[in-house]
RNA sequence: GGCCCUGUAGCUCAAUGGAUUGAGCGUAUGUCUGCUAAACAUGAGGUUCAGGGUUCGACUCCCUGCAGGGCCA
Numbered sequence: 001g002g003c004c005c006u007g008u009a010g011c012u013c014a015a016u017g018g019a020u021u022g023a024g025c026g027u028a029u030g031u032c033u034g035c036u037a038a039a040c041a042u043g044a045g046g047u048u049c050a051g052g053g054u055u056c057g058a059c060u061c062c063c064u065g066c067a068g069g070g071c072c073a
Base pairs, nucleotide, nucleotide: 001072002071003070004069005068006067007066010025011024012023013022018056027043028042029041030040031039049065050064051063052062053061
């Protein structure tokens, strides 16, 4: 330098172009317990990498850039 893949919650990942973007783990509070753990209940936590475009409607499709990874040179 060329090509390909990935980017969504603190972490690991879902989400057919259409319900308020969800799940597990973690975390906070409470119940329980002599205390902790476990279990149970409730909650908080998201500029879906950035900008633009297409569309009635974009996490999803298109373009550019950024970051990470891989292959080739």
This is a predicted structure of a 73-nucleotide RNA (transfer RNA) from a Sedimentisphaerales bacterium.
The prediction has a mean pLDDT of 81.
Rfam family: tRNA. The family's RNA type in Rfam is transfer RNA. Its family is annotated with triplet codon-amino acid adaptor activity in the Gene Ontology.
The RNAcentral record of the sequence draws on ENA.